[in-house]
């Protein structure tokens, strides 16, 4: 470096749904749970894409708008075993 269709070790990690708890929402944190996951590990101030809209704009709207947010969407960096 390539490959994990079948295969070994350590195993990690936890969707949906539920309890509490934070928050305006999105969604996050903890406890149950396990759909998956070989990167489901970092990276969200400087790749791209989504999701919310308290506050702001706005006559208003189902409208615009990240300073909130998603890395289990895609890049992007790092990486354990196997095997070639």
């Nucleotide at each position: 470096c390539u490959u994990g269709u079948c295969u070994c070790a350590g195993g990690g990690u936890a969707a949906a749904c539920u309890c509490g708890g934070c928050g305006a929402a999105a969604g996050c944190c903890g406890g149950g749970g396990a759909c998956g996951c070989a990167a489901a590990a970092c990276u969200a101030g400087a790749g791209g894409g989504g999701c919310u809209u308290c506050a702001g704009c706005g006559c208003a709207a189902u409208g615009c708008u990240a300073u909130g947010c998603c890395a289990g969407c895609c890049a992007g960096u790092u990486g354990c075993c196997a095997a070639g």
This is a predicted structure of an 84-nucleotide RNA (c-di-GMP-I riboswitch aptamer). The sequence was found by an Rfam model in a public genome assembly. The model forms 90% of the base pairs in the Rfam consensus. Its Rfam family is "c-di-GMP-I riboswitch aptamer". Rfam links the family to the GO term cyclic-di-GMP binding.